[in-house]
Molecule: Bacterial RNase P class A
Organism: bacterium
RNA sequence: CCGUGCGGGCAUGCGGCCGCCGGCGGGCGUUGCCCGUUCGGAGGAAAGUCCGAGCACGGCAGGACACGGUGGUGGGUAACACCCACCCACCCCUGGGUUGGGGGCGCGGGAAAGUGCCACAGAAAAUAGACCGCCGAUGGCCCGAGGGUUCCUCGGGAUCAGGCAAGGGUGAAACGGCGGGGUAAAAGCCCACCGCCCGGCGCGUGAGCGUCGGGGCACGGCAAACCCCACCGCGUGCAAGGUCGCACAGCUCCCGCUCGCCGGCAAAGCAGGCGCGACGCCCGGUCCGGGCGGAAGGGGGCGGGUAGACCGCUCCAGCCCGCGCGCAAGCGCGGGCGCAGAGAAAUGGUCGCACGCCCCGGCAGGUCCGCCAACCCGGCAACGGGACGCGGAAACCGCCGGGGCCGACAGAACUCGGCUUAUCGCCCGCACCGACCC
Numbered sequence: 001c002c003g004u005g006c007g008g009g010c011a012u013g014c015g016g017c018c019g020c021c022g023g024c025g026g027g028c029g030u031u032g033c034c035c036g037u038u039c040g041g042a043g044g045a046a047a048g049u050c051c052g053a054g055c056a057c058g059g060c061a062g063g064a065c066a067c068g069g070u071g072g073u074g075g076g077u078a079a080c081a082c083c084c085a086c087c088c089a090c091c092c093c094u095g096g097g098u099u100g101g102g103g104g105c106g107c108g109g110g111a112a113a114g115u116g117c118c119a120c121a122g123a124a125a126a127u128a129g130a131c132c133g134c135c136g137a138u139g140g141c142c143c144g145a146g147g148g149u150u151c152c153u154c155g156g157g158a159u160c161a162g163g164c165a166a167g168g169g170u171g172a173a174a175c176g177g178c179g180g181g182g183u184a185a186a187a188g189c190c191c192a193c194c195g196c197c198c199g200g201c202g203c204g205u206g207a208g209c210g211u212c213g214g215g216g217c218a219c220g221g222c223a224a225a226c227c228c229c230a231c232c233g234c235g236u237g238c239a240a241g242g243u244c245g246c247a248c249a250g251c252u253c254c255c256g257c258u259c260g261c262c263g264g265c266a267a268a269g270c271a272g273g274c275g276c277g278a279c280g281c282c283c284g285g286u287c288c289g290g291g292c293g294g295a296a297g298g299g300g301g302c303g304g305g306u307a308g309a310c311c312g313c314u315c316c317a318g319c320c321c322g323c324g325c326g327c328a329a330g331c332g333c334g335g336g337c338g339c340a341g342a343g344a345a346a347u348g349g350u351c352g353c354a355c356g357c358c359c360c361g362g363c364a365g366g367u368c369c370g371c372c373a374a375c376c377c378g379g380c381a382a383c384g385g386g387a388c389g390c391g392g393a394a395a396c397c398g399c400c401g402g403g404g405c406c407g408a409c410a411g412a413a414c415u416c417g418g419c420u421u422a423u424c425g426c427c428c429g430c431a432c433c434g435a436c437c438c
Stems, first nucleotide, its partner, number of pairs: 003432008012354007020041003023037006043409001047420002050418005055237004067233005072086005087108001088106001090104004095438006109228002114226002116222003131168002133164003138161003141157007176194002179191003195217001196215008241311004250302006259275004264270002279293005316338001318337008355407002357404007365397002367393005375386004
């Protein structure tokens, strides 16, 4: 100088023109439209809807079972499967090792309660086992030698029984590791160290850590298999839910409405015929005249509740700043601020300038390479290191000029706290280490 890792922050800026949604004000021909406006108008993830809550409605005596979730320890929080700190295990910082420090990472309770599983390979995969191999002490067998007798002694064979698991080999994993002793060969059979188990002591809130003593090793792995233990857990979601409520239909109350004659049916009444004599309506009002009708409507109330309207709705576990406490997550106190709230749904387009990125060309300040050694530093010296200076290089940083259909992911829908996933690029901080041995 660059790069990588980790953590934090930003998410192009300003201006012109044209628009969109909401609030407020005004106007009109008022389900709305038009005009004005120094007013407000997406995010770090608004996303996935995976956790945890608020809120709402429904359910619910308590307990147990079942089902689901969580799982080192301590803290934070309204709560959490989240966050912080620590412990432990593993990995990285060195070619190998020890140790200190730093960083990363973790579905981190129990495998001596029980059941189950462990592919392939391998003799054997959990009550171990014996393929190659080692031994053959002990008891036989065979051979040889000696003693001189139904047997005894010595040597040999690896032949039978038997012993072993050190070594080879298989595997992800082989029933403690390594060294020494020991043995026929071996083996915690014995011993030291390491590991493991049990106990004591010390430190720590604790997970644990350290140390001392004892045990000769029993106890392979898997619980993201069943299971056991501890703790937690009602269901559905703003289309929750609340208030009001057109039209049509329903129920109910009040007012109004039943002309005369004829004949039919048992009657209430119903259907038919005749007539305009009465009544009502129409022919603009009145009279005359004419036509039509015997039909029924009008008003009020009730409950449920559709369309629709309003509320829920955005002010909050809120944001910013300062101080204090805390290693931190975070907490407390004080001050300041008000930050979309409509609906299948607005927050956009374009031009210019600037900024960032990419490409091309140039410069040579940083940088890198070489030279010099009067001078400076170290050294008794040889010599080593360095500054100034000179020359060169152009990868990177920087500067100058030109070009680029390069500037992401994405988009509120009741609201918060998290997690996860997507994302052009920019800015800031920290780290990339130390000691010893080979």